Molecule: c-di-GMP-I riboswitch aptamer
Organism: Candidatus Atribacteria bacterium
RNA sequence: GAAUCUUAAGGGCAAACUCUCCGAAAGGGGAGGACGCAAAGCUACGAGCCUAAAGCGGAAGCUGUCAAUCCGCUAAGGUAGUCGGGUUGCCGGA
Numbered sequence: 001g002a003a004u005c006u007u008a009a010g011g012g013c014a015a016a017c018u019c020u021c022c023g024a025a026a027g028g029g030g031a032g033g034a035c036g037c038a039a040a041g042c043u044a045c046g047a048g049c050c051u052a053a054a055g056c057g058g059a060a061g062c063u064g065u066c067a068a069u070c071c072g073c074u075a076a077g078g079u080a081g082u083c084g085g086g087u088u089g090c091c092g093g094a
Stems, first nucleotide, its partner, number of pairs: 004094003012037002017032006035081001041087003045084003048079003055073005
């Protein structure tokens, strides 16, 4: 110095929930709060999962191939605290 394993101390992050802001929603930002986390740092590249505004199809409705409404499909929206990949990295010990 590298790989792997492990951990004392110091320090770090922050689930649920509450308030507030953004968003159609999923979800996200901020404040409080700690269930947990050794990459729970960063990255939507692969898989999964969530949502469906817009779009498409259908139902219903109608004078009408209008619209409200309902159902289905759909990510270009999300999730890194679902998993994998990529990338960066603190302290001590074996």